The RNA shown here (ZMP/ZTP riboswitch aptamer (pfl RNA motif)) has 80 nucleotides and comes from a Paenibacillaceae bacterium. Rfam family: ZMP/ZTP riboswitch aptamer (pfl RNA motif). Rfam 15.1 lists 3,295 matches to the family in 2,545 species. Its mean pLDDT, the model's own confidence on a scale to 100, is 78.
RNA sequence: AAACUGCAGUGUGACUGGCGACGAGUGGAGCAACCACAAUGGAGCACUGCGGAUACCGGCCGGUCGCCUGGGCAAGAGCA
Numbered sequence: 001a002a003a004c005u006g007c008a009g010u011g012u013g014a015c016u017g018g019c020g021a022c023g024a025g026u027g028g029a030g031c032a033a034c035c036a037c038a039a040u041g042g043a044g045c046a047c048u049g050c051g052g053a054u055a056c057c058g059g060c061c062g063g064u065c066g067c068c069u070g071g072g073c074a075a076g077a078g079c080a
Base pairs, nucleotide, nucleotide: 004052005051006050007049008048009047010046011045012044015041017068018067019066020065021064022063025037026036027035028034059073060072061071
């Protein structure tokens, strides 16, 4: 110095589901948990600024609660 990490900013941004309630979208489908549009949330990724640190962290994301369903990102491992 870098990997890593806290906060802030910019850009990008996967995923943003079904039923009931809460001001809680519209249209369509129906034993499924999907489609289109809109809105909102949004991890992650890249960069920048100010710090920390040489060992921490080790999962994170969709308005809230309850019951469910299905994914994404990150990390790790194997193969090419």